[in-house]
RNA sequence: GCUGGAUUAGCUCACUCGGUAGAGCACAUCACUCGUAAUGAUGAGGUAGCGAGUUCGAUUCUCGCAUCCAGCU
Numbered sequence: 001g002c003u004g005g006a007u008u009a010g011c012u013c014a015c016u017c018g019g020u021a022g023a024g025c026a027c028a029u030c031a032c033u034c035g036u037a038a039u040g041a042u043g044a045g046g047u048a049g050c051g052a053g054u055u056c057g058a059u060u061c062u063c064g065c066a067u068c069c070a071g072c073u
Stems, first nucleotide, its partner, number of pairs: 001072007010025004019056001027043005049065005
C1' cells in the first nucleotide's frame, strides 16, 4: 500500500427481505435467611464508532473517516 471482517447496554453478543432495539452476565430494590451466598420477582441502563447520502422511514442500503483483527505485497 491492497483485500476481507468487526464497532449495538458496564461486559459478551443477538437483531441478514429497511418500520422508531433485545438476551445472558453484571448492577439497584424487594422477598426468602439469624446474617451472607444461592434462588425468585421487579427495575434502571444504549438516539447502534463519527459524518454524509438514498428513503415517508436506516442498526440494516451507499460513500468517506477513525479504531481493532486477519491475510496479501
Model confidence (mean pLDDT): 83 of 100. This is a predicted structure of a 73-nucleotide RNA (transfer RNA) from Firmicutes bacterium HGW-Firmicutes-16. The sequence was found in a public genome assembly. Its Rfam family is "tRNA".